The part of an RNA shown here (large-subunit ribosomal RNA, domain I) has 528 nucleotides and comes from a Phycisphaerae bacterium.
Context: one part of a larger RNA
RNA sequence: GGUAUACGGUGGAUGACUUGGCAUACAGAGGCGAAGAAAGACGGUGUAGCCUCCGAAAUGCUCCGGGGAGCUGGCAAACGAGCUGUGAUCCGGAGAUGUCUGAAUGCGGCAACGCAUUUUACGGCUGCCUGAAUGCAUAGGGCAGUGCGAGCGAACGCAGGGAACUGAAACAUCUCACGUACCUGCAGGAACAGAAAGAGAAAUCGAUUCCGUCAGUAGUGGCGAGCGAACGCGGAAUAGGCCAAACCAGGGGUAACCCUGGGGUUGCGGGCCUCAAUGUGAGAGCUGAGCGAUUAGUCGAACGGUCUGGAAAGUCCGGCCAUAGCGGGUGAUAGCCCCGUAGAUGAAAGUUGCGAAGCCUCUAGAGGUACCAGAGUAAUGCCAGACUCGUGAAAUCUGGCAUGAAGCCGGGCGGACCAUCGCCCAAGCCUAAAUACUCCUGUAUGACCGAUAGCGAACCAGUAGGGCGAUUGAACGUUGAAAAGAACUGCUAUUAGCAGAGUUCAAAGAACCUGAACCCGUAUACCU
Numbered sequence: 001g002g003u004a005u006a007c008g009g010u011g012g013a014u015g016a017c018u019u020g021g022c023a024u025a026c027a028g029a030g031g032c033g034a035a036g037a038a039a040g041a042c043g044g045u046g047u048a049g050c051c052u053c054c055g056a057a058a059u060g061c062u063c064c065g066g067g068g069a070g071c072u073g074g075c076a077a078a079c080g081a082g083c084u085g086u087g088a089u090c091c092g093g094a095g096a097u098g099u100c101u102g103a104a105u106g107c108g109g110c111a112a113c114g115c116a117u118u119u120u121a122c123g124g125c126u127g128c129c130u131g132a133a134u135g136c137a138u139a140g141g142g143c144a145g146u147g148c149g150a151g152c153g154a155a156c157g158c159a160g161g162g163a164a165c166u167g168a169a170a171c172a173u174c175u176c177a178c179g180u181a182c183c184u185g186c187a188g189g190a191a192c193a194g195a196a197a198g199a200g201a202a203a204u205c206g207a208u209u210c211c212g213u214c215a216g217u218a219g220u221g222g223c224g225a226g227c228g229a230a231c232g233c234g235g236a237a238u239a240g241g242c243c244a245a246a247c248c249a250g251g252g253g254u255a256a257c258c259c260u261g262g263g264g265u266u267g268c269g270g271g272c273c274u275c276a277a278u279g280u281g282a283g284a285g286c287u288g289a290g291c292g293a294u295u296a297g298u299c300g301a302a303c304g305g306u307c308u309g310g311a312a313a314g315u316c317c318g319g320c321c322a323u324a325g326c327g328g329g330u331g332a333u334a335g336c337c338c339c340g341u342a343g344a345u346g347a348a349a350g351u352u353g354c355g356a357a358g359c360c361u362c363u364a365g366a367g368g369u370a371c372c373a374g375a376g377u378a379a380u381g382c383c384a385g386a387c388u389c390g391u392g393a394a395a396u397c398u399g400g401c402a403u404g405a406a407g408c409c410g411g412g413c414g415g416a417c418c419a420u421c422g423c424c425c426a427a428g429c430c431u432a433a434a435u436a437c438u439c440c441u442g443u444a445u446g447a448c449c450g451a452u453a454g455c456g457a458a459c460c461a462g463u464a465g466g467g468c469g470a471u472u473g474a475a476c477g478u479u480g481a482a483a484a485g486a487a488c489u490g491c492u493a494u495u496a497g498c499a500g501a502g503u504u505c506a507a508a509g510a511a512c513c514u515g516a517a518c519c520c521g522u523a524u525a526c527c528u
Stems, first nucleotide, its partner, number of pairs: 001527009015513001016478002020449002022446007029438002031152002039101003042055003046079002049075003061095006070083003106115003122149002124146007156188001157186005167174001171222001198205002209236005219227002240430003243374001247262006267408001269372002271369005281362003285359003290354006297345003303318003307314001319336002321325001327339003379403008389415001410425005465472002485512001488500004
């Protein structure tokens, strides 16, 4: 030095456990903010710190309701001082207070500060005053009023902009990307779209949206790589309305014409004139009796003995309940010990759904007449964009520039264009549901994880730490049933460690469940 055996040390694997995560389903909620938000700074407890909660009325105040014996939050005990059946602590509803910063808004500023103040930012809207170039006017300026805006927020949505890596085995059209990522604006609980100037070939259908299929089809494509519909069919959900105009009335205006009200809204239209009818339904509007839901709660069945054991819920014996044998806890495995569970039941106050009834709104035919029916619009030319469609035979839709109609005996479309035959009424507006999402709340579930896993975070984590910064970003769970957390003695320089003693079922002894390997020792044997 090595090997083997035994006993240790170190180390923290493994097993067991779970406070924490992950995912899904169903409900709820889908916003907060100048009435000052989100996020913070600094403070507040009898006693230092951190967390929680709160705001100089500060670990809380008032009222209403619940609850019923202890309480003065947690780490985290102790001491002190108090509160409480005149009902505390605690739970729910409503209110009060709410420093300073922050959209931050009196002015400034290196956020949480400084300076000033009798009001007090800026913008929008309303009213008034004033007022240029320039006569009237207008622009501009000023004053007053106004809880209208701003800022924050996870995804979903619409709109305005808009890549490249990549693929094409290189690369440029193309693709990545049916404009993706990203940036910007704006909104809602959903958004967008939406009641045919549609679809497309059926003598057809009948707003929109979403799902399945049609179909990787028809197409498109350096016809490469790729991209990629629609009709139809099957479903989800269903809902249709309102203006402008003609005409009438009122008001204004010298007039052209304008405003308000009635009327009217369609593709077998409406107005006006004549005739007929007086009724039936509908509503997405307002008020809202009543009935629910929700934000605290309440009631809630049924067991004893024996044995083992530290402990009974285990064993054995004999019972009981069950609209309750889901689950959790209790010194091991409990339907009947505790919390619960099934099932019942409950609200002074707030929020919310349905909703009787009332109010309000809407709702019809025939003949004649030829008054009306969205203009710098449709269309055309050029240039682009969107569609399966890359300019193509390229329709259709949208935009820029130029030109520029008809007007119901009218107009658009049916994939160049023309005819025929059909379909449909643009240039105004609104519209629930089916659909998308989850920062958030509740309940339930899991052939989901179990501490190198599961969220980055089970533990005071977006912390410690890194970086000038934008940003990056960990590790750390377990004594025991109960602290019963080791009085006392000895060794010792000792809040170290050890030996006794004691607790405990067990030292499991706080560097604490189990305690693998690597690694390091001690003893013995053998080999060299």

Rfam family: Bacterial large subunit ribosomal RNA. Lineage of the source: Bacteria > Pseudomonadati > Planctomycetota > Phycisphaerae.